[in-house]
RNA sequence: AACUUGAGAGUUUGAUCCUGGCUCAGAACGAACGCUGGCGGCAUGCUUAACACAUGCAAGUCGAACGUGAUCCUGGCUUCGGCCAGGUGAAAGUGGCGGACGGGUGAGUAACGCGUAGGAACCUACCUUUGGGUACGGGAUAACUCAGGGAAACUUGAGCUAAUACCGUAUGAUGCCUCCGGGCCAAAGAUUUAUCGCCCAUAGAUGGGCCUGCGUCGGAUUAGGUAGUUGGUGGGGUAAAGGCCUACCAAGCCUGCGAUCCGUAGCUGGUCUGAGAGGAUGAUCAGCCACACUGGGACUGAGACACGGCCCAGACUCCUACGGGAGGCAGCAGUGGGGAAUAUUGGACAAUGGGCGCAAGCCUGAUCCAGCAAUGCCGCGUGAGUGAUGAAGGCCCUAGGGUUGUAAAGCUCUUUCACCGGGGAAGAUAAUGACGGUACCCGGAGAAGAAGCCCCGGCUAACUCCGUGCCAGCAGCCGCGGUAAUACGGAGGGGGCUAGCGUUGUUCGGAAUUACUGGGCGUAAAGCGCGCGUAGGCGGCUUGACAAGUUGGAGGUGAAAGCCCGGAGCUCAACUUCGGAAUUGCCUUCAAGACUGUCUCGCUCGAGGCAGGGAGAGGAGAGCGGAAUACCCAGUGUAGAGGUGAAAUUCGUAGAUAUUGGGUGGAACACCGGUGGCGAAGGCGGCUCUCUGGCCCUGAUCUGACGCUAAGGCGCGAAAGCGUGGGGAGCAAACAGGAUUAGAUACCCUGGUAGUCCACGCCGUAAACUAUGAGUGCUAGAUGUUGGGAGGUUUACUUCUCAGUGUCGCAGCUAACGCAUUAAGCACUCCGCCUGGGGAGUACGGCCGCAAGGUUAAAACUCAAAGGAAUUGACGGGGGCCCGCACAAGCGGUGGAGCAUGUGGUUUAAUUCGAAGCAACGCGCAGAACCUUACCAUCCCUUGACAUCCCGGUCGCGGUUUCCAGAGAUGGAUUCCUUCAGCUCGGCUGGACCGGUGACAGGUGCUGCAUGGCUGUCGUCAGCUCGUGUCGUGAGAUGUUGGGUUAAGUCCCGCAACGAGCGCAACCCUCGCUCUUAGUUGCCAUCAGGUAAAGCUGGGCACUCUAAGAGAACUGCCGGUGAUAAGCCGGAGGAAGGUGGGGAUGACGUCAAGUCCUCAUGGCCCUUAUGGGAUGGGCUACACACGUGCUACAAUGGCGGUGACAGUGGGAAGCAAGGGCGCGAGCCUGAGCAAAUCUCCAAAAGCCGUCUCAGUUCGGAUUGUUCUCUGCAACUCGAGAGCAUGAAGUUGGAAUCGCUAGUAAUCGUGGAUCAGCAUGCCACGGUGAAUACGUUCCCGGGCCUUGUACACACCGCCCGUCACACCAUGGGAGUUGGUUCUACCCGAAGGUGGUGCGCUAACCUAGCAAUAGGAGGCAGCCAACCACGGUAGGGUCAGCGACUGGGGUGAAGUCGUAACAAGGUAGCCGUAGGGGAACCUGCGGCUGGAUCACCUCCUUU
Repeated sequence: AACUUGAGAGUUUGAUCCUGGCUCAGAACGAACGCUGGCGGCAUGCUUAACACAUGCAAGUCGAACGUGAUCCUGGCUUCGGCCAGGUGAAAGUGGCGGACGGGUGAGUAACGCGUAGGAACCUACCUUUGGGUACGGGAUAACUCAGGGAAACUUGAGCUAAUACCGUAUGAUGCCUCCGGGCCAAAGAUUUAUCGCCCAUAGAUGGGCCUGCGUCGGAUUAGGUAGUUGGUGGGGUAAAGGCCUACCAAGCCUGCGAUCCGUAGCUGGUCUGAGAGGAUGAUCAGCCACACUGGGACUGAGACACGGCCCAGACUCCUACGGGAGGCAGCAGUGGGGAAUAUUGGACAAUGGGCGCAAGCCUGAUCCAGCAAUGCCGCGUGAGUGAUGAAGGCCCUAGGGUUGUAAAGCUCUUUCACCGGGGAAGAUAAUGACGGUACCCGGAGAAGAAGCCCCGGCUAACUCCGUGCCAGCAGCCGCGGUAAUACGGAGGGGGCUAGCGUUGUUCGGAAUUACUGGGCGUAAAGCGCGCGUAGGCGGCUUGACAAGUUGGAGGUGAAAGCCCGGAGCUCAACUUCGGAAUUGCCUUCAAGACUGUCUCGCUCGAGGCAGGGAGAGGAGAGCGGAAUACCCAGUGUAGAGGUGAAAUUCGUAGAUAUUGGGUGGAACACCGGUGGCGAAGGCGGCUCUCUGGCCCUGAUCUGACGCUAAGGCGCGAAAGCGUGGGGAGCAAACAGGAUUAGAUACCCUGGUAGUCCACGCCGUAAACUAUGAGUGCUAGAUGUUGGGAGGUUUACUUCUCAGUGUCGCAGCUAACGCAUUAAGCACUCCGCCUGGGGAGUACGGCCGCAAGGUUAAAACUCAAAGGAAUUGACGGGGGCCCGCACAAGCGGUGGAGCAUGUGGUUUAAUUCGAAGCAACGCGCAGAACCUUACCAUCCCUUGACAUCCCGGUCGCGGUUUCCAGAGAUGGAUUCCUUCAGCUCGGCUGGACCGGUGACAGGUGCUGCAUGGCUGUCGUCAGCUCGUGUCGUGAGAUGUUGGGUUAAGUCCCGCAACGAGCGCAACCCUCGCUCUUAGUUGCCAUCAGGUAAAGCUGGGCACUCUAAGAGAACUGCCGGUGAUAAGCCGGAGGAAGGUGGGGAUGACGUCAAGUCCUCAUGGCCCUUAUGGGAUGGGCUACACACGUGCUACAAUGGCGGUGACAGUGGGAAGCAAGGGCGCGAGCCUGAGCAAAUCUCCAAAAGCCGUCUCAGUUCGGAUUGUUCUCUGCAACUCGAGAGCAUGAAGUUGGAAUCGCUAGUAAUCGUGGAUCAGCAUGCCACGGUGAAUACGUUCCCGGGCCUUGUACACACCGCCCGUCACACCAUGGGAGUUGGUUCUACCCGAAGGUGGUGCGCUAACCUAGCAAUAGGAGGCAGCCAACCACGGUAGGGUCAGCGACUGGGGUGAAGUCGUAACAAGGUAGCCGUAGGGGAACCUGCGGCUGGAUCACCUCCUUU
């Protein structure tokens, strides 16, 4: 010194906070797979088939126990065959010891199996200690020999022999037994000495057997189990206690503190993880257990019921001559198989250890080593320094450059590892070294031989290009991919780790997500519907005792290894080693005595009793009452009644409804009546009586903790429903009819049965709710109300108090909402319950029920959410306030006709394209015969019709004439005119043209969902925001709400807000009034001239007008009203009065609104064509449908006549006066005018006359014909004129549009475009109305508020049936298998008991002996026990299963629309009936219902 120790993130939403699940980052592994791979050290290596095994090896040893004895050697002999003696001693045998250790495996086992701590009734070979002994005999038997049997394994008979084999006798200290007399038990030898043995006993050590306390997985959908079972006695058995066994007796024993049963599993030290507590795990190493092909059994032995022993049964394999035999790798290697997957048929006994032996030694797949494998941990290397033209190449690029990158090359060095050569250990204390020529050391050569893998959207460190185009693919979660992908694939670059890197699997962590440490239950999942009460848990004050819990000290134990600390050894580390700490536990003992406990002396405050009062829809039974409904009888009375949104079904002339009188019957009890009362809850309401439970208050007389809670259990328990019997007025599921509707199995109406009521018996559930378990104590108040009590007094109040019941509110709590002495606050005690959504409160099983059903209660599968509260919006067939030609009040239209025009559709070679509710459709198009033109057919061109660059040529170009071919483009020829600029005079430069090459041009091709710009729309609506402050955990709120007011977020007042910005308004233009200035082309009052007339002329600028400036209007003044404000109403004055009229001006934003075909532009596509040119055609089609218009239908008109009055604007390739011609369109001619001068230019409605209600003198379509004009050209396909023709149409269904004053309506005029073409568009003036009570309703909008399951925001969300596909699952006639139980049958081997005709060496008796008998033993037989097997019947689990039930998932299927807003009938819960389906209806309940009204209470002023 043994310590320091605790990280979060992504994902539910438009956003927020919370709840809650899913997922990730970490560590680990006996791993596997993919890619890659230099070296060494140390470890580790069948997790699956306890599946089957070829082959070799893994347990032998001892001659100092014994008898044989091959071979060989020596000596001798020999008839050369051999024999004898001695020695050596292979080999088997007898005998001893060891094969019970070591090694393997984890099948079984939920058990005294294991762990830990103890215990008493035991054994223990070898070893140690001590004390003794070791005497005398005997009979066999293997080997061996001979003879058989058998294929073999093996075996039979006869004969011989030894021992430390076997047997008898003796002795027996000690020991054992004992009835105390006594009785019982041993031995072995070997050897030359020395020694080693043997026997009896003794103590020990070691090892083992047995017993006990405590601990040791899941399931109660396993609740009862047990007959040797529990105990006793006798006996037996064992080494030993014991039902261990047996006979008898008793009826016990275990169990909710979980017995029994089922499933799973070897246990531990430890290992992994974790801050810890825990959780998971039990490879290697170590301890224990169990097993050895499967099941049973014993034998031997100190020890086994024995892995490499035996017997039997079974399965399998092998041999066989078919008679019979043999075998057991879960020892080490190895093989097959299984599997994602796990090594050599290696070396050595050198070391450590084991067996035997006196020893030498032998054996040892224990062990030590080596081999294989990146399987793991640890270490090392793949080079170091310098090196900028920042090389080349790659990639990107805004084309400048950037990056790879000091990286490379180059230069200068070094040599670890590997390689080559040399030396060479320790491990061994004398000898002996498999490892091994290894470790290590020295020398040498040369940068030489040595880098990969994963990732780069967020989490999570790291970004670009190309390809692809919801495809291919990725993905741990969220999610990427539908043509600009940092998310797919490739590349460049970057990040991370590194001889590895990723992936997969598993465990712990994060997860406080099972919460002991350390969670919750009003609304998120979660308080049993309520009570009584058993076990259990918890329990007031006080005395003493005890010491179980508790605390402290000491002792024992907690194996070693491991973890941790301090050292040491391998170069370091991993690794190894020494010492320590720790091992949180258990046991013993001593002590303490507070607290808990037990016993005990007491107490009264908890609880209860007693006495006196009190309130009450508390309960049960009996009786009584009135009102009302219905029915019946009678009277009056007449045509309807009833019912609804409106109707009908229904009732009624057979007299209803209405009304009067009388009667019957059932059910319910108006007013009082009240967030009033009572009850545990459900619930309880007329009155009286009887019986009865509980509660409250006061007194302080008694008991003395008697208490609280409550698993199981028992009881009560709305409505509906069930059974039996009654009853039945009203109401009313079902049912019927009538309506409504697309349908209407509903809502509405008319009927109507169960039922509702009573008695008895079941059911046992509800939103059984305060969604809030019971009890006790504590913690500010205010104010109602119910029932008591006390005090004070002015007798009606007030103060205090106990028990209830409400509202508001402080602290505190809460995610918020909210709760707040009736807690959801602060604490304690006990019970119940929760752990993501769906599947599902379902299935199966059990229990209960007559049934309906209730209760208990899963899994597979599937999703990444489901949810709570609050916020901002949006929405509502919610509410309030307000506005708008929104409605209403009016005027005129559209919708009907014909035509014009646009669109759709259709057609076509093409009918180019776009626009699509409002906000596309007389829109792009302010004007398609060619052109335009983008479309179609055909014919042509290919560096191009157009731009830049390069090369060559020419000097131009341009204009013009004519001819040929052609449809033309184009091609060929040709006439004439013209003849560029600079210059250093050079075919030098510029410029132009022609020809050529390639870069490129070109595209009205695609994408408006890649974009800019522009535009539409809400909407000229009054809104949209910010800073600071404040409030809220936060999203957010406040300001911006409120009271008034306004056209207005306009202004005023108030206010935790104070200010500010974009919008509003104003500033701008125009019209209306005046003034000033100016006076031509305008004007003409006055003056003059002058005409047929005329500002025509002089003149003038007064007026009109023109066009520049100024003024003028501000609620400024008065009165009223309002809050004294803002403002509003009225008035005066004024040209104009309350923004004077009109215009321009369009906040933040919405619609992926419109436009790639105006323009610009990213990307993609085409490149002799999707580009360019040309001719002709098309955009003009036509059964039809729609939009917008024109003209009408006529008399407010048509026609004719007349000829009064405007304003805007245009004009040179133009407007054109005037004159002439023509019926006319028009033509000819032509003054004037680039315009206040000339001209277009005639205004028209008006006025006068006529027509007289008709398909017309309305209407003008259509058609014929003749013309005019424009133009290169009017066929497709222009406009106009004349003559002729004269359709439809007589005011327009449902529906719908515009307009509030100089407006609508009506009338004409001008302009742009344009050669020509206008009913369209844009402007101009003339004439010139009606109506607005008002805001209930329709539409749109603004503000406040409310509900919401919507947020793509109601064109939202969303439910169920049906159809199809797939998935898992329940039932299911049965069928297959496992396991288990009961009864019975069979009964191998074996031990035990019995018997033992048969056989029999040792001992005994007899006998000289042979032999005989006995004791004892053996075979055999019998009996019970018992494995396997069989029969029958149960339990339980699993597989399959025709058919069938619901469930889940799925792309854009079908039917409806049940829920979310008052969701269009408020919803939901329980129950019952009904229905294609969501659902509907009845009964009772809840608010988790909107809106309106009322009541009560409270708060503020």